RNA sequence: UCCUUAUCGAGAGCGGCGGAGGGACUGGCCCGAUGAAGCCCGGCAACCACUGAAGAUGGUAUUACCACAUCAGAAAGGUGCCAAUUCCUGCAAGACCAUGAUAGGUUUUGACAGAUGAGGU
Numbered sequence: 001u002c003c004u005u006a007u008c009g010a011g012a013g014c015g016g017c018g019g020a021g022g023g024a025c026u027g028g029c030c031c032g033a034u035g036a037a038g039c040c041c042g043g044c045a046a047c048c049a050c051u052g053a054a055g056a057u058g059g060u061a062u063u064a065c066c067a068c069a070u071c072a073g074a075a076a077g078g079u080g081c082c083a084a085u086u087c088c089u090g091c092a093a094g095a096c097c098a099u100g101a102u103a104g105g106u107u108u109u110g111a112c113a114g115a116u117g118a119g120g121u
Base pairs, nucleotide, nucleotide: 002120003119004118005117006116007115008114013041015040016039017038021031022030023029025090027088028087042082043081044080047078048077050073051072052071053070055068057067058066059065060064086113091110092109093108094107095106096105097104
């Protein structure tokens, strides 16, 4: 870099340094000198790892071990996250509103894109 898979409506500071930008991209709409990004501290959550439980599951060298999925726990380890639903939106389909008919509006579902974890490459 690419592929697979799970999750994305909850949660998290009136701290220090820093100084102008930031919210991926498009179009919007926002945040920001009452101080952006970044760094530190602090915090949140619990994906992996860890501990325990029970297992109409699978494997093996079967009073067992390993794998697997489930539930619970803890937060010392590896990540992640800490404005707004992933801030909304971008493609498709359905429903409704509106119109003479389009354009248009509202809404639902699915996809796309993106983010993060885990596994693979």

SAM riboswitch aptamer (S box leader), 121 nucleotides, folded computationally.
The coordinates come from a structure-prediction model, not an experiment, and the mean pLDDT is 81.
Of the family's consensus pairs, 97% are formed in the model.
The sequence was found by an Rfam model in a public genome assembly.